[in-house]
RNA sequence: AGGGUUUGAUCCUGGCUCAGGACAAACGCUGGCGGCGUGCUUAACACAUGCAAGUCGAACGGGGACUAUUGGGGGGGCAACCCUCCGAUAGUUCUAGUGGCGAACGGGUGAGUAACACGUGAGAAAUCUACCCCUUAGACUGGGACAACCCGCCGAAAGGUGGGCUAAUACCGGAUGUGGUGCCCGGGUGCGAUCCCCGGGCAUUGAAGGAUGGCUGAGGCUUGCAAGCUAUCGCUAAGGGAUGAGCUCGCGCCUGAUUAGCUAGUUGGUGGGGUAAAGGCCUACCAAGGCGACAAUCAGUAGCCGGCCUGAGAGGGCGUACGGCCACACUGGAACUGAGACACGGUCCAGACUCCUACGGGAGGCAGCAGUGGGGAAUUUUCCACAAUGGGCGAAAGCCUGAUGGAGCAACGCCGCGUGAGUGAUGAAGGCCUUCGGGUUGUAAAACUCUGCCGUGCAAGAACAAAGUCACCGGGUGAACAAUCCGGUGAUCUGAUUGUAUUGCAGGAGGAAGACACGGCUAACUCUGUGCCAGCAGCCGCGGUAAUACAGGGGCGUCAAGCGUUGUCCGGAAUUACUGGGCGUAAAGGGCGUGUAGGCGGGCUUGUAAGUCGGAUGUGAAAUCACUGGGCUUAACCCAGUAACUGCAUCCGAAACUGCUUGUCUUGAGUGCAGAAGAGGAAAGCGGAAUUCCCGGUGUAGCGGUGAAAUGCGUAGAUAUCGGGAGGAACACCAGUGGCGAAGGCGGCUUUCUGGUCUGCAACUGACGCUGAAACGCGAAAGCUAGGGGAGCAAACGGGAUUAGAUACCCCGGUAGUCCUAGCCGUAAACGAUGAGCACUAGGUGUGGGAGGUAUCGACUCCUCCUGUGCCGCAGCUAACGCAUUAAGUGCUCCGCCUGGGGACUACGACCGCAAGGUUGAAACUCAAAGGAAUUGACGGGGGCCCGCACAAGCGGUGGAGUAUGUGGUUUAAUUCGACGCAACGCGAAGAACCUUACCUGGAUUUGACAUCCCCUGACCGUCCAUGAAAGUGGGCUUUCCCGCAAGGGACAGGGAGACAGGUGCUGCAUGGCUGUCGUCAGCUCGUGUCGUGAGAUGUUGGGUUAAGUCCCGCAACGAGCGCAACCCUUACUGCUAGUUGCCAGCGGGUUAUGCCGGGCACUCUAGCGGAACUGCCGGUGUCAAACCGGAGGAAGGUGGGGAUGACGUCAAGUCCUCAUGGCCUUUAUGUCCAGGGCUACACACGUACUACAAUGGUCGGUACAGAGGGUUGCAAUACCGCAAGGUGGAGCCAAUCCCAUAAAGCCGGCCCCAGUUCAGAUUGGAGUCUGCAACUCGACUCCAUGAAGGCGGAAUCGCUAGUAAUCGCGGAUCAGCAUGCCGCGGUGAAUACGUUCCCGGGCCUUGUACACACCGCCCGUCACGCCACGAAAGCCAAUUGUACCUGAAGCCGUUGAGCUAACCCGCAAGGGAGGCAGAUGUCUAAGGUACGGUUGGUGAUUGGGGCGAAGUCGUAACAAGGUAACC
Repeated sequence: AGGGUUUGAUCCUGGCUCAGGACAAACGCUGGCGGCGUGCUUAACACAUGCAAGUCGAACGGGGACUAUUGGGGGGGCAACCCUCCGAUAGUUCUAGUGGCGAACGGGUGAGUAACACGUGAGAAAUCUACCCCUUAGACUGGGACAACCCGCCGAAAGGUGGGCUAAUACCGGAUGUGGUGCCCGGGUGCGAUCCCCGGGCAUUGAAGGAUGGCUGAGGCUUGCAAGCUAUCGCUAAGGGAUGAGCUCGCGCCUGAUUAGCUAGUUGGUGGGGUAAAGGCCUACCAAGGCGACAAUCAGUAGCCGGCCUGAGAGGGCGUACGGCCACACUGGAACUGAGACACGGUCCAGACUCCUACGGGAGGCAGCAGUGGGGAAUUUUCCACAAUGGGCGAAAGCCUGAUGGAGCAACGCCGCGUGAGUGAUGAAGGCCUUCGGGUUGUAAAACUCUGCCGUGCAAGAACAAAGUCACCGGGUGAACAAUCCGGUGAUCUGAUUGUAUUGCAGGAGGAAGACACGGCUAACUCUGUGCCAGCAGCCGCGGUAAUACAGGGGCGUCAAGCGUUGUCCGGAAUUACUGGGCGUAAAGGGCGUGUAGGCGGGCUUGUAAGUCGGAUGUGAAAUCACUGGGCUUAACCCAGUAACUGCAUCCGAAACUGCUUGUCUUGAGUGCAGAAGAGGAAAGCGGAAUUCCCGGUGUAGCGGUGAAAUGCGUAGAUAUCGGGAGGAACACCAGUGGCGAAGGCGGCUUUCUGGUCUGCAACUGACGCUGAAACGCGAAAGCUAGGGGAGCAAACGGGAUUAGAUACCCCGGUAGUCCUAGCCGUAAACGAUGAGCACUAGGUGUGGGAGGUAUCGACUCCUCCUGUGCCGCAGCUAACGCAUUAAGUGCUCCGCCUGGGGACUACGACCGCAAGGUUGAAACUCAAAGGAAUUGACGGGGGCCCGCACAAGCGGUGGAGUAUGUGGUUUAAUUCGACGCAACGCGAAGAACCUUACCUGGAUUUGACAUCCCCUGACCGUCCAUGAAAGUGGGCUUUCCCGCAAGGGACAGGGAGACAGGUGCUGCAUGGCUGUCGUCAGCUCGUGUCGUGAGAUGUUGGGUUAAGUCCCGCAACGAGCGCAACCCUUACUGCUAGUUGCCAGCGGGUUAUGCCGGGCACUCUAGCGGAACUGCCGGUGUCAAACCGGAGGAAGGUGGGGAUGACGUCAAGUCCUCAUGGCCUUUAUGUCCAGGGCUACACACGUACUACAAUGGUCGGUACAGAGGGUUGCAAUACCGCAAGGUGGAGCCAAUCCCAUAAAGCCGGCCCCAGUUCAGAUUGGAGUCUGCAACUCGACUCCAUGAAGGCGGAAUCGCUAGUAAUCGCGGAUCAGCAUGCCGCGGUGAAUACGUUCCCGGGCCUUGUACACACCGCCCGUCACGCCACGAAAGCCAAUUGUACCUGAAGCCGUUGAGCUAACCCGCAAGGGAGGCAGAUGUCUAAGGUACGGUUGGUGAUUGGGGCGAAGUCGUAACAAGGUAACC
């Protein structure tokens, strides 16, 4: 720091996803040790049991126990004495009660709370503060009770109640008054004083002289007490401090506007009350305020913070542990006590729940520590100790302390250590892989030599301890040697953890490694199994027989006592953009204006200091983080110091900028004056053309309409035409990327009213400005309401066509509507898909309006400026396209809007509307894309140019018949297999009777029919017999191989064992090779350069030209390669050479005749080497070109004809059955051998051919002329036989020699006379021939007889452009035999091409595209089926909340208080008073109830659309002009 994923590829936009870090985690597999941390996130659910707050006897009375002394009684004993009971005194100890302090701390939890709760900073002239500290002054004198206890009573219990006694640091009265408080007066501080400070006056107000120790106890008495003195502790009043707390304020503090209005104690005032304290905090009265778009109210969610996690930061998320604050303590309410509570382990009441009960009544509150149940994916021991730290009480010892310190459990986290180290190659064995050679696991192991961490055993063994107490010494206070405080020394004593940490010794590599991953992202690869199955998957995606992606094995990678998975958060994500994004086309500019709030705002100047900047001060708790040190062996962890805490507040300073303020200016803005243009708006009036209708005239059979028609109109007179009239709507030409308007929009002419704009002048105002949420107004068409109007046009509708259908497109009609008036609606692809304003930034060229200058008599023209409106273009910008002074450039200001696609321009709610509907506007669910621009292709019922037997022009066919042949189908035991549009179908097959043969049936066989290796035996071969369908099996006869001296070897045959053979079994979609096809089409590419962000482009496009990317010219291209062409073969002309088997002109010979012979090589010919043709020459055209046209010459002329030759690639084209080959399958069979059958079947369909349908013919007779081939397992002549096929026979020939071998059409002549024929020959019967082991299934041919369909072929379709088509025969391969097929050969030998509109195919350029498997593409909607989530719905249920009313516990307060009443007062007393209590009552009020609403959630028959789903149905809407351009 980025990566993967949209595409054929590219750039961009944009979402999804991954790599990182973290966690109070959980789950899976695994697990050695230690240190430090952490551990109910869920049910603030319910809790058994134990513990978690007591302490003080130095406050008090009493009681118990013990000890000592002593008095009395009793008992025992000789006695001293002992035991026991009842007392007294003294001491020690325990303590229920009174009293004091504490219990408001500590500990837990996060339910509630959106709040001054919290954070931060301020404030109080509006407060309190026990214990603690300092200061001042005191502590005098009296009194009456109540517990405990005793005696009764009630109750199951909890508990209660009556009477009696008693103490205090409990309670009460009086005195004192430094002081405090209240009132009044004077002064001071201060911004401000009833309030603070000082002084004075009046009134009022407190205490416990108690506890303990010491001294003294003269004086008083009861002779050991009181009193006194003293010290400490305690007490009272007051002031101050410290600490803690209460209160107020500024600022900060989540989401929702589909919550917009809220509020009656509400806002303020006055009086009163209340509190420690200001205050509507409460109350009475008065006023009518207060809050809110800077978000009130309502709803949802949530404890807040220091901090923690992440991040470069800014931010985002979180608030567990530790620390601060708050809130709560079963739920709700309430107060009491107290310094402090409205109180977790207190009280009262109500409610729910649980428990006890004798049914009358009671008890309880773990969100303290453990622990239990429950919930849950999930969270520990009913442990030890107060030794340390801290807290409460106490004078202290000490007691209490589930705070705390520790231990236990849990890999839950962080950190550290170990599971050994060295040597060790035959690179052991085993595993896995293998190309079988080997490779790898792997120095890994074994083995040898060591070490000894952790663990084990034995032994030693800390620190956390300081205080306290006692003694002594020194010092302070003190009158003091008491007492107390500080310091020192000594003694004594205290450890839960713990016999732990640590150390030593012993033994011994021993007890200690897994998890995940290995297609890309992402480090790591192979084998086997599986076969779209099973499965994987974070995204892309893997799996349909060769899976590095599933599962297993081996190997490897990464981490490591852990490793993975899941979940959550941040990051990456600049994907909410403050830092740091966008809005023409990707999501996104409001349809347009006016304008409120708000935001922003010209030049100069004065002041100010709010913002801003600098400095200082205070604060920003500690911990955390950072840095520097230090302590545990290290680290984690811990400690100290520093820095930091980016914040807030205050003070001082600066004054540039912003704000505020003073004065001023004119350039922004506006006014004025003089001109100007205009479909700007509203209203009224007027005009002509045209359509239609009506009337009349002329006139007759049609008109109209279409691709073609029909419906329709017309003989009742249409259309056409002339004249007249009516009515409505719209305004041709002018007319123009011309004008006006904010937009929508505005178009005949005239008038009236009216808005805006522009130019010039520079007189006036003096920043008056810009933008603009909300609001208000305008707003095409359609639509709605009411009333008019209605010519034309025209939804709906009717009819006619089209069509498979046609609820459409086309045609004939036609109503709303379109028009007017008034009112609604408020939306559009309301678009420049581009908000408004200002400023700046090269130009060129049109056009509208105005002004100036020059020229001119004047106009036009030219130049300049302003203002509109277009085009082109630089810089710049942009993903690109493009924009470019009319910005999409560069800046500023303000508004609106966007954040993946679908769901969804939807639902619900709200507002608006008469309705239609509009505005606002989600979620569940679902997908991994959706999209923009551009690129290359492909395609188009797009365009342009061009070519091809592509069409056209022609000739001949196919499709109809019969037959042949192939295919499909069917049949069959099998009808072997392959080939399937062109480019399968007379194809593989250049030849299936057996063989072939792969198929079927049956019979056999298993190292095999065939190859290599090993062992044994023997020659093999040949031949005969038996058996059998044959293969085979059994037997007989015959034979005795070659090399070598030998051993032995080789070939062949038989037998044997195993490695292996074999397979026309599968996969052509695993392959090689070969082939087809586009296509003999003219294309396909590369290097360098250039352009482009890039895919790519350029070159290769353009202008010409060509058969051609052939050539020329031009050009940011210049060159090159594969193709084209040429080189090769053949054919056409010719020269030279050669002359047999060929030839024969001349010469000779011979024959009835024949190159037959001599001879010759001239000619033909043969076959070698050359020549010739190159647009070379001439003319024209053309760009001075290439080239084309014409001509000459020439055998041939513009590639002369033909062949071979097939670029890059396409079709997963064809072939595993030619061959080769990976993998799979098979191995007494899917191999091999054999016989027979089948491949030849036959209702039918198709392809390709042959033969015909006849007279350009058939038939008979005669007769002429080829070329190219083949031939010894062969071709075979003459001759003879047969009607013939053929036979007999065999000359010749291994071929320019001989043979096949007669060419046929043609030509000459005869017959046939248009008919199913003298056409045609199928079929069938009979008789034969040949080949062959064998012609039944199933050969060819011959002869005789038979004589079918067929009379030129529907829709459709094929070939051919010249020696071609057509027609005629000949040959060859295969082959024993068997072509109508195939491959060749020659003979005869045409017609036509105007031309490129159309069909097909192709090339180039261009255009559109939503296609890229590429139009056989893509893709839309209904319906049907399944699943899912959501909306509506009569209702039903629940939660929550509001209003009104009823009822009203406890309690505070108020009133009352006849009942009760110790302290004080009066009184001799009785009694009375003051005060108090019970009780009663009133206000307030929790819970509860009734009624009516709101909100939210759940559910609901039925219903609505939506999403997803494998190949379902119907159509074809969109993408090309998508076949009616599309869209709003």